[in-house]
RNA sequence: CCGCGUUCCGAGGGGUGUCCCGCGCAAGGGGCUGAGAUACGGGUAGCGUCCCGUGACCCUCCAACCUGAUCCGGGUCAUGCCGGCGAAGGGACGGGACCGGCGGGCGUC
Numbered sequence: 001c002c003g004c005g006u007u008c009c010g011a012g013g014g015g016u017g018u019c020c021c022g023c024g025c026a027a028g029g030g031g032c033u034g035a036g037a038u039a040c041g042g043g044u045a046g047c048g049u050c051c052c053g054u055g056a057c058c059c060u061c062c063a064a065c066c067u068g069a070u071c072c073g074g075g076u077c078a079u080g081c082c083g084g085c086g087a088a089g090g091g092a093c094g095g096g097a098c099c100g101g102c103g104g105g106c107g108u109c
Stems, first nucleotide, its partner, number of pairs: 001104004005098006011060004017032005022049002039054005065090003071084004
């Protein structure tokens, strides 16, 4: 000095499942996994329990997330719950700081 790493700033991308009780112009409580499973505002619904925005959270090139996938194996009351697929295909980037850590390069003694 460079890369990784850590961190900061700006920009961008993304998901919000499952089970039980309950609720009825969108309450609420609990179990599971998770970083996150709706905190706030608005909208819509009576075979509904949802949609949008903001927030929170994660991610920006090896799983954030999507697709394959109504996939395969295991497990569960149930569910991407766990593993495989999978460094698969797609997927959102620029700048600064640190040199304590890892790797590398150059110089000097």
Record summary:
Predicted 3D model of a 109-nucleotide RNA (TPP riboswitch aptamer (THI element)). It matches the Rfam family "TPP riboswitch aptamer (THI element)". For this family Rfam cites "Metabolite-binding RNA domains are present in the genes of eukaryotes" (Sudarsan et al., RNA, 2003). About the family: Vitamin B(1) in its active form thiamin pyrophosphate (TPP) is an essential coenzyme that is synthesised by coupling of pyrimidine and thiazole moieties in bacteria. The sequence was found by an Rfam model in a public genome assembly.